[in-house]
RNA sequence: GCCCGAUAAAGGCAAAACCCUCGCGAGGGGUGACGCAAAGCCACAGGUCCCUCGUGGACAACCGGGUUGCCGAA
Numbered sequence: 001g002c003c004c005g006a007u008a009a010a011g012g013c014a015a016a017a018c019c020c021u022c023g024c025g026a027g028g029g030g031u032g033a034c035g036c037a038a039a040g041c042c043a044c045a046g047g048u049c050c051c052u053c054g055u056g057g058a059c060a061a062c063c064g065g066g067u068u069g070c071c072g073a074a
Base pairs, nucleotide, nucleotide: 004072005071012036013035017031018030019029020028022027040067041066042065044064046062047059048058049057050056051054
C1' cells in the first nucleotide's frame, strides 16, 4: 500500500412512525432510531416509482459501476 472488517476508539449517516403554512406527485424537510464501513458523492447500466406523458421528473437505505474518504484488532 492492497484485500479485509472487532462486542475496539473517535466522528458520521438515519428505517418505521408522527409532524410540515415544501411539492400535482414520486418525493423533500423536521422529530425519531430500525439499521449502515461508504447508508459519502455521481442517475452511467439495470430496476422501481411519479406526472402535465416528453428532449419531463423522483429514488444513491433496490442493485451494479465510477469516484473520494475515517479507524486498524484478527